[in-house]
Context: one part of a larger RNA
């Protein structure tokens, strides 16, 4: 000067408290720890653990068995060779990859000779998800959207440093006003973007019978504590009210200072160093990542009656389609089949939104709750569903009576609870992620204490 403290003062913040739904126990997906395997590639530990992975049956794929190649799958140079080349490639082995090599049979420039391109043989070299993130760039987490780091000129002080940044108010805020040996000045903060809420103005193929506009999408207008009142140093500011769609940051995004943890990441890429080079390269087959006494994490569906089931009927938004979406009919309980209009799409499709309402039934029961597990028959995509895909139909009907210490998430269109859609994808293990809307709550007395974090201030044998 800092860092600590079961020091002390002032303050925050879903941090506690209020209060809601939940997880912790049940099945089942998912991830990881162990174990186990011939591999169960590889990383990530408050800030790993539905995380890289926004799509592991082959491929991916980096592991493991096996079977091949060796200037090599892939780039560039240099030598030599080469017209029956180069390119094509039959029998024949083989599981493929690859070994084989009958027969066929070119191209451009030049008069020609030859030279180009291939292609071979060799040398240089390719490769390489092999190590090292503690040699590194770049990105990213993380404290933290927390209000803070710091300069220049003075000034103080032998130095290290100090001041300014403290103090008194105030603020979401090192934000703003007052004081002050300091005056200013920069990164943050806040505005400046975007997206929504009111209101014009322009235009409008799509919408719509039109008329037009709640709709599309370019542009502007609007909120400034600007108006009044209190209340304060009559400063900053706070409280209250009117007007307004909307009120003191309206509400959400994007934006993360100096800097810390030798934090992550050599497997996204890039990269220096080591190492390998008939293998640690590379091609294929065929397995493994998907094992299962066990534990742990993040979800999904439950235990029902505010419920299930059956029958009618109603009401979005945001999105995707041409290798795509794919409509009406017809066929099948269904999953699909079949069909071909439309539609490069406000036009035509995906595409019935569910929860909701109305009407029926089920009466407390391991039930007409609740769907695991398994037998069986099917559909689809793919070269191929055995290992190891999804869906659909009958058939089984497990555990499951609200879950222990303990723990999460939330303050408003917010949690809860319904669904839709997208990406990645041949299909999908999608309960995941990223969106969208539909219904829609309950508490906040307060800061004692549990967690983190902001400023002065104290103490210290620590740096």
């Nucleotide at each position: 000067u800092g860092a600590c403290g079961g020091g002390g003062g002032c303050c925050c913040g879903c941090a506690c408290a209020a209060g809601c739904a939940g997880c912790g126990g049940a099945g089942c997906g998912u991830g990881u720890g162990g174990u186990u395997u011939a591999a169960u590639u590889c990383g990530a530990u408050c800030g790993a653990c539905a995380c890289g992975a926004a799509g592991a049956a082959c491929c991916u794929u980096a592991c493991c068995c096996g079977g091949g190649u060796u200037u090599g799958a892939c780039a560039u140079g240099c030598a030599c060779g080469u017209g029956g080349u180069a390119c094509u490639g039959a029998a024949g082995c083989g599981a493929a990859a690859g070994c084989g090599g009958a027969g066929g049979g070119a191209c451009u420039c030049g008069c020609a000779a030859g030279a180009g391109a291939g292609c071979g043989u060799g040398c240089a070299c390719a490769g390489g998800u092999g190590c090292u993130g503690c040699a590194u760039g770049g990105c990213u987490g993380u404290c933290g959207u927390c209000a803070g780091c710091u300069c220049g000129u003075g000034c103080c002080g032998u130095g290290a440093g100090g001041u300014g940044u403290u103090g008194g108010g105030u603020u979401a805020a090192g934000u703003c006003c007052c004081g002050c040996a300091a005056c200013g000045a920069g990164c943050g903060c806040a505005a400046c973007c975007c997206c929504u809420g009111c209101c014009g103005u322009u235009a409008g193929u799509u919408a719509g019978a039109a008329a037009u506009g709640u709709c599309u999408a370019a542009c502007g207008g609007g909120a400034c504590u600007g108006c009044c009142g209190c209340g304060a140093u009559c400063a900053a500011c706070g409280c209250g009210g009117a007007g307004g769609a909307a009120g003191g940051u309206g509400g959400g995004g994007a934006u993360g200072a100096c800097g810390u943890c030798a934090a992550g990441u050599c497997a996204g890429c890039a990269u220096g160093g080591c190492c390998u080079u008939u293998a640690u390269a590379u091609c294929c087959g065929g397995g493994g990542c998907u094992a299962c006494a066990c534990a742990c994490a993040c979800g999904c569906u439950a235990c029902a009656a505010u419920g299930g089931c059956c029958g009618g009927u109603a009401c979005a938004g945001a999105g995707g389609g041409u290798c795509g979406c794919g409509a009406a009919g017809c066929c099948g309980c269904a999953a699909g089949g079949u069909g071909a209009a439309g539609c490069c799409a406000a036009u035509c499709u995906c595409a019935c939104a569910a929860a909701g309402c109305c009407g029926g039934u089920c009466u407390c029961a391991g039930u007409u709750c609740g769907g695991a597990u398994u037998g069986g028959g099917g559909u689809c995509u793919g070269c191929a569903a055995c290992c190891c895909g999804a869906c659909c139909c009958c058939a089984u009907g497990a555990a499951g009576g609200u879950g222990g210490a303990g723990u999460u998430g939330c303050u408003a269109g917010u949690a809860a609870c319904u669904g839709c859609a997208g990406g990645u994808c041949a299909g999908c293990u999608a309960u995941a992620c990223u969106g969208c809307a539909g219904u829609g709550a309950a508490u906040g007395c307060g800061u004692u204490c549990c967690c983190g974090g902001g400023c002065c201030u104290u103490g210290u044998a620590c740096a």
This is a predicted structure of a 463-nucleotide part of an RNA (small-subunit ribosomal RNA, 3' major domain) from a metagenome. Its Rfam family is "Bacterial small subunit ribosomal RNA". Its family is annotated with ribosome and structural constituent of ribosome in the Gene Ontology. Its mean pLDDT, the model's own confidence on a scale to 100, is 82. The RNAcentral record of the full RNA draws on SILVA.